[in-house]
RNA sequence: AUGUAGAGGCGCGAUGAUUAUCAGUAAGCUUUUGGAUUUUUACAAGAAAAGUUGAAAAUCGCUGAAAGGAAUCAUCGCCGAAGGUAAUAAUAGCUUGUACUAUUUUUUCCUGGUUGUAUCGUUAAUAGCUAUACAACUGUCAUUCUUUAUACUACAAUAAGGAAUGGAGAGCUACAU
Numbered sequence: 001a002u003g004u005a006g007a008g009g010c011g012c013g014a015u016g017a018u019u020a021u022c023a024g025u026a027a028g029c030u031u032u033u034g035g036a037u038u039u040u041u042a043c044a045a046g047a048a049a050a051g052u053u054g055a056a057a058a059u060c061g062c063u064g065a066a067a068g069g070a071a072u073c074a075u076c077g078c079c080g081a082a083g084g085u086a087a088u089a090a091u092a093g094c095u096u097g098u099a100c101u102a103u104u105u106u107u108u109c110c111u112g113g114u115u116g117u118a119u120c121g122u123u124a125a126u127a128g129c130u131a132u133a134c135a136a137c138u139g140u141c142a143u144u145c146u147u148u149a150u151a152c153u154a155c156a157a158u159a160a161g162g163a164a165u166g167g168a169g170a171g172c173u174a175c176a177u
Base pairs, nucleotide, nucleotide: 001177002176003175004174005173006172009079011078012077013076014075015074016073017072018071019070027063028062029061032058033057037050038049039048040047041099042098043097044096045095046094082111083110084109086107087106089104090103091102092101093100112138113137114136115135116134117133118132119131121129122128140167141166142165143164144163145162146161147160148159149158150157
């Protein structure tokens, strides 16, 4: 240098099942008022559909979800696991243009991991998640000091610890070539 296998721990991610929340919300039907507009992510232009057999809006009542996110359990893949910033390209959201959102691809940069607090964002949400800052815990390596044992008067060495400081996963440990 290359390859293989591993370690950190409330470790990371995916899928499925169940449960609560979403929510007595959206939507549908109906009562009363109303009297011409309304819907398709936003704006503009179109297209399609609904509407005087009554649109929008408000009101009375009945029926009444779902997705995303979460918890638990199970299975699977793993230890840059994975998460995110910025940019590029494609697809989708009725068509075109500009934006926005979601998914995927490529490049770039950041983060060892977990927890807590605060702030911004996201979300129905005080849950959760992302980012930033601070703090704590933890693993790993390096340097310095130190304890015990091998083993003995001393030095050195080996093994197992402890303390302090510092670094980063393109790292660390073991084995093979």